[in-house]
Record summary: The RNA shown here (SAM riboswitch aptamer (S box leader)) has 110 nucleotides and comes from Litoribacter populi. Of the family's consensus pairs, 97% are formed in the model. It matches the Rfam family "SAM riboswitch aptamer (S box leader)". Rfam links the family to the GO term regulation of gene expression.
RNA sequence: GAUUUAUAAAGAAGAGGUAAGAGACAGGCUCUAUGAUCCUCUGGCAACCUGGAAAAUCCAAGGUGCCAAUUCCUGCCCAUUGAGAAUAUCCUCACUGGGAGAUAUAAAUU
Repeated sequence: GAUUUAUAAAGAAGAGGUAAGAGACAGGCUCUAUGAUCCUCUGGCAACCUGGAAAAUCCAAGGUGCCAAUUCCUGCCCAUUGAGAAUAUCCUCACUGGGAGAUAUAAAUU
């Protein structure tokens, strides 16, 4: 790097350094010199692995991870409802719900 499986509407700060963009990508919309982002230290959260209890659940926090906004929203397909246009079954927009895809994280395999 690839594949598979699981999870993604909850949760979680401060300081030092840096310096202009950042939130995967596209369109929106947000955050950001009252220094975002990124790195380090300390602190915390608890998704997966690990450990403990008979244990789905609870506890711990050793390994990864995580600590703005539902993965910030949408992005492909299907359906209900409402509206518009058409004037038979078609099309467009919006809300809501479901499924996939993409992304992220973990574990296993390669």